[in-house]
RNA sequence: GGGGGUAUAGCUCAACUGGCAGAGCAUAUGCUUAGCAUGCAUGAGGCCCUGGGUUCAGUUCCCAGUCCCUCCA
Numbered sequence: 001g002g003g004g005g006u007a008u009a010g011c012u013c014a015a016c017u018g019g020c021a022g023a024g025c026a027u028a029u030g031c032u033u034a035g036c037a038u039g040c041a042u043g044a045g046g047c048c049c050u051g052g053g054u055u056c057a058g059u060u061c062c063c064a065g066u067c068c069c070u071c072c073a
Stems, first nucleotide, its partner, number of pairs: 001072005007066001010025004019056001027043005049065005
């Protein structure tokens, strides 16, 4: 320098072939316990990487950019 991939909750990751976004772990509160752990119940936590385009409507499709991963040179 060129090809490909990835970006979604604090972390690890789903889903979305366009129509209000979820799980596990972590965390908060309550129950349980003498107390802790475990278990159970409830909750909080996302401008879905950035900008533009297409569309009635974009986290999703297209273009460009940035980060990281990978392959080639």
Transfer RNA from Vicugna pacos, 73 nucleotides, folded computationally. Lineage of the source: Eukaryota > Bilateria > Chordata > Tetrapoda > Vicugna.